This is a predicted structure of a 96-nucleotide RNA (c-di-GMP-I riboswitch aptamer) from Alicyclobacillus shizuokensis NBRC 103103.
The source organism's lineage runs through Bacteria, Bacillota, Bacilli, Alicyclobacillaceae and Paenalicyclobacillus shizuokensis.
The coordinates come from a structure-prediction model, not an experiment, and the mean pLDDT is 88.
RNA sequence: CAACGUUCAGGGCAAACCAGCGGAAACGCUGGGACGCAAAACUACGGGUCUACGGGCUGCAGCUAAGGCCAAGUCUAGGAUCGCCGGGUUGCCGUU
Numbered sequence: 001c002a003a004c005g006u007u008c009a010g011g012g013c014a015a016a017c018c019a020g021c022g023g024a025a026a027c028g029c030u031g032g033g034a035c036g037c038a039a040a041a042c043u044a045c046g047g048g049u050c051u052a053c054g055g056g057c058u059g060c061a062g063c064u065a066a067g068g069c070c071a072a073g074u075c076u077a078g079g080a081u082c083g084c085c086g087g088g089u090u091g092c093c094g095u096u
Base pairs, nucleotide, nucleotide: 002096003095004094005093012037013036017032018031019030020029021028022027035083041089042088043087045086046085047084048081049080050079053078054076055075056074057073058072062069063068
């Protein structure tokens, strides 16, 4: 320096769930809690997935002189997820 994670040390992180707070939601943060993790550190860059406030389309009943308003349905990331996969950046110990 490179590949790898079978083994060691010091340790590190923390799923579900619970409480509080934020958010329209997905979800996030803090505390508790540990299913797991060698990048479960950082980065939403590509794909996937989740959500649909706002916006588009359709539009029941009703209202309206008309245009239209509108329950609901549906589509849509400027939202979320890096503990879904890939890429990028950095890094502990050990083995070869």